[in-house]
Context: one part of a larger RNA
């Protein structure tokens, strides 16, 4: 000097940050991931019509939840338990390596099937939920055909840096989905779909160097150490598995233990150095506790899934339901840490051709002097040096220009008053210019126009009123800046060190008087 502070006294106003560090306890409600009808199929319900006394039936529009199908729930947010470890940090390999969406090249999409939810029937349960039967669609699922390129297996050629890269035979086993809009009905455009190449953009692996505290922790190791076959993987690898050898680490600290996510960064310091990892930004780990897979480009997956446990909940007792280290909030624990707001208007995400939709990401408001930083509480005149206080030898000192009073302003506060910027553009319109076409819809490119603002009648500005709404709090022995009086009697009490108090205390307490900061000031705590 610092601070995610806490307590005690106060305590006006605003900008910007912070804001359960303790119990990875344990949770009532409510939201936090959904969306697309231009992927398919069908419907409840509603309107109109029409027959009919009605109940109903029929048709035509429309069409909510539900279902199948895509794409997304591996982001985003949360937390720091666990990890001392290629976990991070940092420079490097990957000829050992995948990558959906999204750019860019080439090539193509013939031609067929058979189910299956949803619905109708029915059956079990108290529910969760489940089964059976009938019958449909798809960009859902399977065969066939094709196959520039790619795999792979065989044979060769070139190129160097083990599985790169480039060419040539042959073999063999592989694809594919259609929606929609024009149309002069021939097609043509727009999203999509297949296969191969590069890209970008994410990641896997693997290596060197560095990363705490005990040696009162000195000897660890049997998939252990290395070969060989093989298996698995997207990928090198004892990752894994049979054989084989005995290896391998170790005082330059193995092993064991305690501790801890790491880093840019923060704080201190003249540096060196120390401490530190709250907020932001990367990385890693986890998601009730323990294992495990599945699906996918991509997880061994917070708000998926099985099972094991503990714990709460519902139950007709047979069986079931759950997982806030998301945002709020609630309980407990604690010195100690806000609202069960408000909008998706803005950035950004998903997902959709779009309009939208969906978002406790995020913009925002609220609470809290928790922090820094601005501002305010009043200027200016004013000595009879008023009154009161305090001291006083009683003359006077001081408080003190300080109040009073005249007088001026009006931050800031209440009242009014009109009122931004964050909004750019999308849908669509309106002329114009390009490519390509026989036409139309489309595409590309700038232009003008064109809805939307949660915060919020906010900010800023004006106008009215009126010094009005606003000061403490800690010290005064020395360190240390500022002292006298009474009270008290080694008592009560102070106190960071050294120390004070036993009868004139400048150190306890009051008051007057002073010093220091100031909407703060002390105290305790931790760092240097």
């Nucleotide at each position: 000097a610092a601070c995610g502070a806490a307590c005690g006294c106060u305590g006006g106003c605003g900008g910007c940050g912070c804001g359960u560090c303790u119990u990875a306890a344990g949770c009532a409600u409510g939201c936090a991931a959904g969306u697309c009808g231009a992927g398919c199929g069908g419907c409840a319900g509603u309107g109109c019509g029409c027959a009919g006394c009605a109940a109903u039936g029929c048709g035509c529009a429309u069409g909510a939840g539900a279902g199948c199908g895509g794409c997304g729930g591996a982001c985003u947010g949360g937390u720091g338990a666990g990890u001392a470890a290629c976990g991070c940090g940092u420079g490097g390999g990957u000829g050992a390596c995948c990558u959906g969406c999204c750019c860019u090249g080439a090539g193509g999409a013939c031609g067929g099937g058979g189910a299956u939810a949803g619905c109708c029937g029915c059956u079990a349960g108290a529910a969760a939920u489940a089964g059976c039967g009938g019958g449909u669609a798809a960009u859902a699922c399977c065969g066939g055909a094709u196959a520039c390129g790619a795999u792979u297996g065989c044979g060769g050629c070139g190129u160097u840096g083990c599985g790169g890269c480039g060419c040539c035979g042959u073999a063999a086993g592989g694809a594919a989905a259609g929606g929609g809009g024009c149309u002069u009905a021939g097609g043509c455009c727009c999203c999509g779909c297949c296969u191969c190449g590069g890209g970008a953009u994410g990641g896997g692996c693997c290596c060197g160097c560095g990363u705490c505290c005990c040696a009162u922790u000195a000897g660890c190791u049997u998939g252990u150490u290395g070969g060989c076959a093989g298996g698995g993987u997207a990928a090198a690898g004892g990752c894994c598995u049979a054989c084989c050898a005995a290896g391998g680490c170790g005082a330059a600290g193995a092993u064991g233990g305690g501790u801890a996510g790491c880093c840019g960064g923060c704080c201190u310091g003249a540096g060196a150095g120390g401490g530190u990892g709250a907020a932001c930004g990367g990385c890693c780990a986890c998601a009730c506790u323990g294992g495990g897979a599945c699906u996918g480009a991509g997880a061994u997956a917070c708000g998926g899934c099985c099972c094991a446990g503990a714990c709460u909940c519902c139950u007709a007792c047979g069986g079931g339901a759950g997982g806030c280290a998301g945002c709020a909030g609630c309980u407990a624990a604690g010195a100690a840490u806000a609202u069960u707001c408000c909008g998706c208007a803005a950035u950004g995400g998903g997902c959709g051709a779009a309009a939208g939709c969906c978002u406790g990401a995020c913009g925002g408001a609220g609470c809290g002097a928790c922090g820094c930083c601005g501002c305010g509480u009043g200027g200016a005149u004013g000595a009879a040096g008023a009154a009161g206080g305090c001291c006083g030898a009683a003359a006077g000192g001081u408080u003190g220009u300080a109040a009073a009073a005249u007088u001026c302003u009006u931050u800031u506060g209440c009242g009014g008053g009109g009122g931004a910027a964050g909004a750019a553009u999308a849908a669509g319109g309106c002329a114009g210019g390009g490519a390509g076409g026989g036409a139309a819809u489309g595409c590309c490119c700038g232009g003008c126009u064109g809805a939307u603002g949660a915060c919020g009648g906010u900010a800023a500005c004006c106008c009215g009123c009126g010094a009005a709404u606003a000061a403490g709090c800690c010290c005064c022995g020395g360190c240390u800046a500022a002292u006298u009086a009474c009270g008290u009697g080694c008592c009560a009490g102070c106190a960071g060190c050294c120390g004070c108090g036993g009868u004139a205390a400048c150190a306890c307490g009051u008051a007057a008087g002073g010093g220091g900061c100031g909407a703060g000031c002390g105290u305790u705590g931790u760092u240097c």
Molecule: small-subunit ribosomal RNA, 5' domain
Organism: uncultured bacterium